Predicted 3D model of a 539-nucleotide part of an RNA (small-subunit ribosomal RNA, 5' domain) from an uncultured bacterium. The full RNA is in RNAcentral, with records from ENA and SILVA. The coordinates come from a structure-prediction model, not an experiment, and the mean pLDDT is 87.
Context: one part of a larger RNA
RNA sequence: GAUUGAACGCUGGAGGCGUGCUUAACACAUGCAAGUCGUGCGAGAAAGGGACUUCGGUCCUGAGUAGAGCGGCGCACGGGUGAGUAACGCGUGGGUGAUCUCCCUUGGUGAUCGGGAUAACAGCGGGAAACUGCUGCUAAUACCGGAUAAUCUUCAUGUUUAACUUCAUGGGGUAAAGGUGGCCUCUGCUUGCAAGCUACCACAUCAAGAUGAGCCCGCGUCUCAUUAGCUAGUUGGUAGGGUAAUGGCCUACCAAGGCUACGAUGAGUAGCUGGUCUGAGAGGAUGGCCAGCCACACUGGGACUGGAACACGGCCCAGACUCCUACGGGAGGCAGCAGUGGGGAAUAUUGCGCAAUGGGCGAAAGCCUGGCGCAGCGACGCCUCGUGAGGGAUGAAGGUCUUCGGAUCGUAAACCUCUGUCAAGAGGGAAGAAACCCUUGGAUUCGAAUAGGGUCCUUGGCUGACGGUACCUCAAAAGGAAGCACCGGCUAACUCCGUGCCAGCAGCCGCGAUAAUACGGAGGGUGCAAGCGUUAAUC
Numbered sequence: 001g002a003u004u005g006a007a008c009g010c011u012g013g014a015g016g017c018g019u020g021c022u023u024a025a026c027a028c029a030u031g032c033a034a035g036u037c038g039u040g041c042g043a044g045a046a047a048g049g050g051a052c053u054u055c056g057g058u059c060c061u062g063a064g065u066a067g068a069g070c071g072g073c074g075c076a077c078g079g080g081u082g083a084g085u086a087a088c089g090c091g092u093g094g095g096u097g098a099u100c101u102c103c104c105u106u107g108g109u110g111a112u113c114g115g116g117a118u119a120a121c122a123g124c125g126g127g128a129a130a131c132u133g134c135u136g137c138u139a140a141u142a143c144c145g146g147a148u149a150a151u152c153u154u155c156a157u158g159u160u161u162a163a164c165u166u167c168a169u170g171g172g173g174u175a176a177a178g179g180u181g182g183c184c185u186c187u188g189c190u191u192g193c194a195a196g197c198u199a200c201c202a203c204a205u206c207a208a209g210a211u212g213a214g215c216c217c218g219c220g221u222c223u224c225a226u227u228a229g230c231u232a233g234u235u236g237g238u239a240g241g242g243u244a245a246u247g248g249c250c251u252a253c254c255a256a257g258g259c260u261a262c263g264a265u266g267a268g269u270a271g272c273u274g275g276u277c278u279g280a281g282a283g284g285a286u287g288g289c290c291a292g293c294c295a296c297a298c299u300g301g302g303a304c305u306g307g308a309a310c311a312c313g314g315c316c317c318a319g320a321c322u323c324c325u326a327c328g329g330g331a332g333g334c335a336g337c338a339g340u341g342g343g344g345a346a347u348a349u350u351g352c353g354c355a356a357u358g359g360g361c362g363a364a365a366g367c368c369u370g371g372c373g374c375a376g377c378g379a380c381g382c383c384u385c386g387u388g389a390g391g392g393a394u395g396a397a398g399g400u401c402u403u404c405g406g407a408u409c410g411u412a413a414a415c416c417u418c419u420g421u422c423a424a425g426a427g428g429g430a431a432g433a434a435a436c437c438c439u440u441g442g443a444u445u446c447g448a449a450u451a452g453g454g455u456c457c458u459u460g461g462c463u464g465a466c467g468g469u470a471c472c473u474c475a476a477a478a479g480g481a482a483g484c485a486c487c488g489g490c491u492a493a494c495u496c497c498g499u500g501c502c503a504g505c506a507g508c509c510g511c512g513a514u515a516a517u518a519c520g521g522a523g524g525g526u527g528c529a530a531g532c533g534u535u536a537a538u539c
Base pairs, nucleotide, nucleotide: 001539002538003537004536006535007534008533009532010531013385014384015383016382017381018380019378020377021343026341027340028339030338031337032336035073036072037071040070041069048061049060050059051058052057080296081295082294089221090220091219092218093217094216095215096214099213100212104209105208106207107206108205109204110203112146113145114144115143121136122135123134124133125132126131152173153172154171155170156169157168158167178201179200180199181198182197183196187194188193189192222268223267224266229259230258231257234256235255236254237253238252239251240250241249271293272292273291274290275286276285277284278283298319299318300317301316302315321332322331323330324329349375351374352373353372357371358369359368360367361366388418389417390416391415398409399408400407401406422480425474426473427472428471432466437461438460441457442456443455444454445453446452483528484527485526486525487524488509489508490507494523495522496521497520498519504511505510
């Protein structure tokens, strides 16, 4: 000098864009943060309103609504944190002939015949509660069996190969589910309907793609030798198990290996990277925000479901802690967004909205979304603007200094002329919104169809949290808006008074002993400026 997620002191006008628990991965009150689908399925209220009434009630509506249940998809994404980890964790470059991949895309093939349950519900119970038992009824795109089936899988034989590597033949095995709209061309009963046809959405399986992931390898990746030896599943082999898959990953047996001064082992510290800061560079320091990867979710362990988890707002066990309890037993996990206590020098609102963007579910309307978009607080940072401009010498008053002549603050003020940024007031007032969807007209395609649907074009309509915000206009008005540090040398800037090795200053040298440009005050000056200094830290 530059820099910072800064803090502290004094001061503080406006706006834009960023940014804000670096400490206790300490403990958490309360609310919200993951749901959705009735075009998968069976059931199905009540309040209110109306009608009738023998005043007991009944019927209609509310409504096939609400709220549940079975089932599907999602909950493995998104969001947080950095504890652990010196490791194939990360970075980079490869391998997978050792692998998987829901949803999506493309192309084949197929979707047949049956069955038995179960929740909801009803009845009877247990329990303080959490919750739960027994009996009975019922549905499905839930579950199960049969059929069919390949370029799927498995076995055998032959062929081929370095290799169960390829091919052929034969045997065994594994599928499925319907829903909605429309129509009468075909089929069935002949009105019309559906078991028929058709469109769309779902379903099964195979192949390919895309995407995502698993595993393996080369190289790189902090300090300590005042850590020198370490290792029995240890190193390798055979066989088997296990996995989507290789492998001591695991087991049995066999061999005795493997690592190490090119630093093993041990200890300490640490998430890694793109980057960021600094520097002419080389380098040094750093990894907050944003992005990629990893790890974790009260602590430790475990599996289940699933395409994917050993799963932050799932389950089980153990532990610590907190809460409820009828003492028998239960409930919980903010390192999600706000917020509270605590710790600390120190770090924000228990805000608004799904309008945009992205995500989940749904055919769609839509619902959900503390992701996200916005607003609030903080000069925490960067940037922009303002606190007026021109004229104005009786060089006013006043302050300070003085050699008492004057000098200086100083064109500074007053005064005159002007402007109107920002703030404050009044009026107007956006872009961000085009999609989905509805609607007008048309083209094309599936189709038996002048039903209906798909795709594309087109007309008009609907939708804004921010926000009556940005911006524009009007009226008025210099009115409301400057401080901080320093002035001995380094280092830009000097005098007076007070003090008298005292009080004090100080980054280094050093100042202070009665005229201190170094302490304290004043006047003046210098430097920065809505900031200025100090402290801490890095280069």